[in-house]
RNA sequence: GGGCGUGUAGCUCAGUCUGGUUGGAGCACACGACUGAUAAUCGUGCGGUCGACGGUUCAAAUCCGUCCAUGCCCA
Numbered sequence: 001g002g003g004c005g006u007g008u009a010g011c012u013c014a015g016u017c018u019g020g021u022u023g024g025a026g027c028a029c030a031c032g033a034c035u036g037a038u039a040a041u042c043g044u045g046c047g048g049u050c051g052a053c054g055g056u057u058c059a060a061a062u063c064c065g066u067c068c069a070u071g072c073c074c075a
Base pairs, nucleotide, nucleotide: 001074002073003072004071005070006069007068010027011026012025013024020058029045030044031043032042033041051067052066053065054064055063
């Protein structure tokens, strides 16, 4: 330098192919219930402008372009 993949909550990931119903799950964390107390279990809460910018569209996490970070392959 060229090709392919990945980027969504503190962590691990789903959702993207096929644009539209409130951005979700588990774990973690906080509070509560239960217990003599703890663990486990149950409930509630907290937490994201979906890597950045631009474009298409009535509407973009999702489609298109450029860039950034990272992994693999080729040279």
Transfer RNA from Candidatus Diapherotrites archaeon CG08_land_8_20_14_0_20_34_12, 75 nucleotides, folded computationally.
Its Rfam family is "tRNA". Rfam links the family to the GO term triplet codon-amino acid adaptor activity. It is annotated as a transfer RNA.
Taxonomically the source falls in Candidatus Iainarchaeota (Archaea, Nanobdellati).
Its mean pLDDT, the model's own confidence on a scale to 100, is 83.